[in-house]
Molecule: transfer RNA
Organism: Candidatus Roizmanbacteria bacterium
RNA sequence: GCCUUUCUAGCUCAACGGAAGAGCGGCGGUUUUGUAAACCGUUGAUCGGAGUUCAAUUCUCCGGAAAGGCU
Numbered sequence: 001g002c003c004u005u006u007c008u009a010g011c012u013c014a015a016c017g018g019a020a021g022a023g024c025g026g027c028g029g030u031u032u033u034g035u036a037a038a039c040c041g042u043u044g045a046u047c048g049g050a051g052u053u054c055a056a057u058u059c060u061c062c063g064g065a066a067a068g069g070c071u
Base pairs, nucleotide, nucleotide: 001070002069003068004067005066006065007064010024011023012022013021018054025043026042027041028040029039030038047063048062049061050060051059
C1' cells in the first nucleotide's frame, strides 16, 4: 500500500427496511435479626458524517477504531 470482517446499554449478545430487545450489571422496593439468594419495579445504547427511501441498526458512499490476510 491492497483485500476481508467487525463496531448496538457498564459487559456479553439479538434485532425480514416498519415501535431497538435479552441475560448479567446499576438503582429502588418486598422478604430476613442482618447479609446473600429469590421476587417485583426501574435505569441505560445503534462509532461519526452524508446519501437512497414514506420509513435506515439494517442498503450505498466518505471518514474513525479494532481484528485477520496479501505484498